[in-house]
Molecule: Bacterial RNase P class A
Organism: uncultured Rhodobacteraceae bacterium
């Protein structure tokens, strides 16, 4: 310098102006907060709510499937083993069982599980030759996705685990590792194909629905408008759980005001009345298995401890529009100062978390592998 691999971050900023939703504040304006890394798919696991279930188990159905760990849990994540691919870094794995049973292996081919001779090879006899008959072979070639061990050597008439070496397979013993597995020694009838992402067997796990779950209010409830004298004490009357009359006391809080108060005024709380809404209103509804920083333990996922922080809660569903500048990417020109033009991904919460999967223009960072060159 080029190519490749793995992991991570970001995916606009600032100012002005107009406009939205929540919360707080006592004169209605001010302050403050306000979509994601995937908010998506609805595929897993939960929290939470309701229902069911006497308990255990079986059956049925579904899920997972090497070993060890993490987690609230998982089909997730981490580390490792083995297998395949790759020069490598790395990537992938629906990774238990084919000797429990059933089933399938089309076509081609001689022959597809104890099968087999198409082309052929060797020996003997006959024949002028082509060839015919008998015997032996499965090593060579062919067919096929796959051919009943592989390579090399010996041996043989030609051949064959017939014999030998190594590999492979089976049995056994020893060593390392928690284990999956790895390594080694010895023996051997030298043989027991594949598919379980065909049914199945084995081991482990699993009750059902889901916030449109579920509660509250019922002329209430939230909001809007208007108004106010906050019904306290005593007595009397009646049509007696209620209404009316008389007397007495008489507005709460905050601000404004003032030297300090009061009044006036404004707001808040409270009471009453009026209009509309039941396909209504309120709650669930956001402080959590939360975020972040540091320290310790661990290869790691992660765990423990301490400090700090509170970051939407809508309900036909809010966060937008405009202007300017900067910054990112590309192109052109260039006096290398710059100027002009174009462009900016995937995409919008609706109960909430932990994951997985899918989508993503551009930019940046770190580590590793390979190749070439220079020093």
């Nucleotide at each position: 310098g080029c190519g490749g691999a793995u992991g991570g971050c970001u995916g606009g900023a600032u100012g002005g102006u107009c406009g939205c939703g929540g919360u707080g504040c006592a004169g209605c304006g001010c302050a403050u907060c306000g979509a994601g890394g995937a908010a998506a798919g609805u595929c897993c696991g939960g929290a939470c709510u309701c229902c069911a279930u006497g308990g255990a188990g079986c059956a049925g159905c579904g899920g997972c499937g090497c070993c060890g760990g993490g987690u609230a849990a998982c089909g997730c994540c981490c580390g490792g083993c083995c297998a395949g691919c790759g020069c490598a870094a790395g990537c992938u794995g629906a990774g238990g069982g084919a000797u429990a049973g059933c089933g399938c292996c089309a076509c081609a081919g001689a022959g597809a599980a104890g099968a087999g001779a198409c082309c052929g090879c060797c020996c003997c006899g006959g024949g002028c030759c082509a060839c015919c008959g008998g015997g032996g072979c499965a090593a060579g070639g062919g067919u096929g996705a796959a051919a009943c061990g592989g390579u090399g050597g010996g041996g043989u008439a030609a051949g064959a685990g017939c014999c030998c070496a190594c590999c492979g397979c089976g049995g056994u013993c020893c060593g390392g590792g928690c284990a999956a597995c790895c390594g080694g020694g010895c023996c051997g009838g030298c043989a027991u194909g594949g598919c379980a992402a065909g049914c199945c067997c084995c081991g482990c796990c699993g009750g059902g629905a889901g916030c449109a779950a579920g509660g509250c209010c019922a002329a209430a409830u939230a909001g809007g408008g208007a108004u106010c004298g906050c019904g306290c004490g005593g007595g009397g009357c009646c049509u007696u759980u209620g209404g009316c009359c008389c007397c007495g006391g008489g507005g709460g809080c905050u601000g404004c005001u003032u030297c300090a108060c009061c009044c006036c005024c404004a707001g808040c709380a409270g009471g009453u009345c009026c209009g509309g809404g039941u396909u209504g209103g309120c709650u669930g509804c956001c402080a959590g298995a939360g975020g972040u920083c540091c320290g310790c333990g661990g290869c790691g996922a992660c765990g423990c401890g301490g400090g700090c922080c509170c970051a939407a809660g809508a309900u036909g569903a809010a966060u937008g529009g405009c202007c300017a500048u900067c910054g990112g990417g590309g192109g052109c020109g260039c006096a290398c100062g710059c100027g002009c033009c174009c462009u900016g991904a995937c995409a919008g919460a609706a109960u909430c978390c932990g994951g997985c999967u899918u989508a993503c223009a551009g930019g940046c960072c770190a580590u590793c592998c390979g190749c070439a060159c220079c020093g």